[in-house]
RNA sequence: GGGCCCGUAGCUCAGUAUGGUUAGAGCGCCGCCCUGACGCGGCGGAGGUCCGGGGUUCGAAUCCCCGCGGGCCCA
Numbered sequence: 001g002g003g004c005c006c007g008u009a010g011c012u013c014a015g016u017a018u019g020g021u022u023a024g025a026g027c028g029c030c031g032c033c034c035u036g037a038c039g040c041g042g043c044g045g046a047g048g049u050c051c052g053g054g055g056u057u058c059g060a061a062u063c064c065c066c067g068c069g070g071g072c073c074c075a
Stems, first nucleotide, its partner, number of pairs: 001074007010027004020058001029045005051067005
C1' cells in the first nucleotide's frame, strides 16, 4: 500500500441483508424482601452521543460517502 471483518449499556453480545409506534438480552451494579450473616432466591430500579461527521429519506443503529479505532490476510 491492497482486500475482508468488527465498533450498540460497565463487560460479552443480539438487532443491520427486507429502514418504521418505545433500542434489547445475559452478566455486573443499586435498593428492598429473605438469612444470625454471606451466598442463593424473590421484587423493583438506574445505566446508551448505537465510534465521529456528512448525505439520502416523511423516517436511519440499519442504506450511501469520508474519516477514526481494533482484528485477520496479502504484498
The RNA shown here (transfer RNA) has 75 nucleotides and comes from a Thermoproteota archaeon. The organism belongs to Thermoproteota, within Archaea. Its mean pLDDT, the model's own confidence on a scale to 100, is 82. Its Rfam family is "tRNA". The family's RNA type in Rfam is transfer RNA. The sequence was found in a public genome assembly.